Source information
The RNA shown here (SAH (S-adenosyl-L-homocysteine) riboswitch aptamer) has 90 nucleotides and comes from Luteibacter sp. Sphag1AF. The model forms 90% of the base pairs in the Rfam consensus. The coordinates come from a structure-prediction model, not an experiment, and the mean pLDDT is 75. RNAcentral holds the sequence, with entries from Rfam.
RNA sequence: CCCGCCGAGGGGCGCUGCGACCGCCGGAACCGCCAUGGUUCCCACCGGCCAGGCUCGGCGCGGCGUGUUCGACAACGGCGCCCCCGUGAC
Numbered sequence: 001c002c003c004g005c006c007g008a009g010g011g012g013c014g015c016u017g018c019g020a021c022c023g024c025c026g027g028a029a030c031c032g033c034c035a036u037g038g039u040u041c042c043c044a045c046c047g048g049c050c051a052g053g054c055u056c057g058g059c060g061c062g063g064c065g066u067g068u069u070c071g072a073c074a075a076c077g078g079c080g081c082c083c084c085c086g087u088g089a090c
Base pairs, nucleotide, nucleotide: 001063002062003060004059005058006057007056008055009054010083011082012081013080014079015078018053021048022047023046026042027041028040029039030038031037052076
């Protein structure tokens, strides 16, 4: 670094919705008890779901890479409303 899981980045409600995912449609291949069924892959539209998919840290399988030690520290996340926390003003 890739993949999976977990945690953190204060929280709640509502709305829209890209990607991913699921369904549907269509196509291809294979299997089969020969009934027409099952499996895998590709895929437009449509539908469903959807505002932590991002960053940091930890754990784990495998692969790659890598000098050591100490100290300090985050930055972001569509729209509307509300709560919490901190600061400032009145």